Predicted 3D model of a 72-nucleotide RNA (transfer RNA) from a bacterium. Rfam family: tRNA. Its family is annotated with triplet codon-amino acid adaptor activity in the Gene Ontology. By type it is a transfer RNA. About the family: Transfer RNA (tRNA) molecules are approximately 80 nucleotides in length. The coordinates come from a structure-prediction model, not an experiment, and the mean pLDDT is 85. RNAcentral holds the sequence, with entries from ENA.
RNA sequence: GCCUGGGUAGCUCAAUGGUAGAGCAUGCGCCUGAAAAGCGCAGGGUUGUGGGUUCGAUUCCCUCCCUAGGCA
Numbered sequence: 001g002c003c004u005g006g007g008u009a010g011c012u013c014a015a016u017g018g019u020a021g022a023g024c025a026u027g028c029g030c031c032u033g034a035a036a037a038g039c040g041c042a043g044g045g046u047u048g049u050g051g052g053u054u055c056g057a058u059u060c061c062c063u064c065c066c067u068a069g070g071c072a
Stems, first nucleotide, its partner, number of pairs: 001071007010024004018055001026042005048064001050062003
């Protein structure tokens, strides 16, 4: 330099054009003599950046950044 995959909540990952979710973690509550475990609720997101297409983009297109692998 070229090719391919990935970038979404604190972490690991979903969501194949129509209001972005789950598990774990965190906080609160229930339960217990008290804890742990279990159950319930809540908070937490400019979906890597900037543009484009569309009535509508996490999703499609382009540029750039970061990261993993491959080729040279």